[in-house]
RNA sequence: CGUACGAAACGGCAAACUUAUUGAAAAAUGAGGACGCAAAGCUAUAGGGGCUGUAGUC
Numbered sequence: 001c002g003u004a005c006g007a008a009a010c011g012g013c014a015a016a017c018u019u020a021u022u023g024a025a026a027a028a029u030g031a032g033g034a035c036g037c038a039a040a041g042c043u044a045u046a047g048g049g050g051c052u053g054u055a056g057u058c
Base pairs, nucleotide, nucleotide: 012037013036017032018031019030020029021028022027
């Protein structure tokens, strides 16, 4: 220096659900909550898929 692994410690994020607001809806955000995540963190790069149907088109 690189690769693999991830002890210990300080911490981070945060599902379902509840509630409020917004929205036609999918859903989003805030608060509570904690199933879980060493990536459920960050950066770069361009993509792909699903859901809804106010309006519009056929």

Predicted 3D model of a 58-nucleotide RNA (c-di-GMP-I riboswitch aptamer) from Neobacillus paridis. It was read from a public genome assembly, where an Rfam model found it. Its Rfam family is "c-di-GMP-I riboswitch aptamer". Rfam's curators write: GEMM was predicted in a large-scale screen for bacterial structured RNA regulatory elements.